[in-house]
The prediction has a mean pLDDT of 82. Predicted 3D model of a 73-nucleotide RNA (transfer RNA) from Phycisphaera mikurensis. It matches the Rfam family "tRNA". The family's RNA type in Rfam is transfer RNA. The same sequence occurs in records of 2 taxa. The sequence is in RNAcentral, with records from ENA, GtRNAdb and Rfam.
Parts: sequence; structure tokens; C1' cells
RNA sequence: GCCCCCUUCGUCUAGUGGCCUAGGACAUCGCCUUCUCAUGGCGAGAACAGGGGUUCGACUCCCCUAGGGGGUA
Repeated sequence: GCCCCCUUCGUCUAGUGGCCUAGGACAUCGCCUUCUCAUGGCGAGAACAGGGGUUCGACUCCCCUAGGGGGUA
């Protein structure tokens, strides 16, 4: 250089065109429980890498860019 794959809350992930104003686990924060801590219960905040296109409608399909991984003389 060329080819292929991946990128979603702080972390790990679900999602495969409309039922998603994106769900779960852990973590964080608040309240309850406890003499205190831990455990447990309830609740809260928190994300679609960036840009463009297709479509009535895009996290989802297409193109470009960026980052990461793999293959190849």
C1' cells in the first nucleotide's frame, strides 16, 4: 500500500429499518435497613466515534473520515 472486521452510558454488553424519548449487569450517587461497616431493598444520573447520503422513518443500510484489531508481498 491493498483486503477484512470492530467502534453504543465510567466499564462490559443487548439491538439486525417503526413496538427504542436505546434495555441489562457491574460501578457511581441518594434514600431505607444497621450501633457502624458490609450485605440487602428502592430510586437517580449516564451512551449510539464524526460527517454526508438513501428512506415517510436510520443505532440498524450505503459512502467518506478518524481510531482500534487481523490478514497479505